[in-house]
Molecule: c-di-AMP riboswitch aptamer (ydaO/yuaA leader)
Organism: Domibacillus antri
RNA sequence: UACCUAAUACCGCUUAAUCCAUAGGAGUGGGGGACCCAACUUCGUGCACAGCACUAGGGGUGAAUCCUUCGUUAGAAGGCAGGGCUACUUUUGAAGCCCGAAUCCGACAGCUAACCCCAUCAGCGUUUCAAAGGAGGUUU
Numbered sequence: 001u002a003c004c005u006a007a008u009a010c011c012g013c014u015u016a017a018u019c020c021a022u023a024g025g026a027g028u029g030g031g032g033g034a035c036c037c038a039a040c041u042u043c044g045u046g047c048a049c050a051g052c053a054c055u056a057g058g059g060g061u062g063a064a065u066c067c068u069u070c071g072u073u074a075g076a077a078g079g080c081a082g083g084g085c086u087a088c089u090u091u092u093g094a095a096g097c098c099c100g101a102a103u104c105c106g107a108c109a110g111c112u113a114a115c116c117c118c119a120u121c122a123g124c125g126u127u128u129c130a131a132a133g134g135a136g137g138u139u140u
Stems, first nucleotide, its partner, number of pairs: 011125004018026003027120006037110001044054004057108001058105004066079005082099005088134007
């Protein structure tokens, strides 16, 4: 000096998931819910049957949807819509590295003012460049 590993603190990242205070509140996020507009007559399964349970239908949160191939299945591989990061910040462009899940409601919900209800977890460790604008700092 370079690389790798581990720990601590600060800092940073995904996410609505932060802050103040201690019966909670603020902020942020989500759902239900009129007129008008839009749409339109589907109305599943089991049971102890106007109730309980289930998930093929349908719907919600979320970036996370769809296609192809292999496999008896479970699952695996590839690709795509879409999404994130690359350390002041926004926009544009290039390059690089990743994600592309999971789950809830329970036959049922369009939009939707008033109104009503709910959440505020969890998990990680990136630091390339150019242009324009803004902010901040240092020196004179």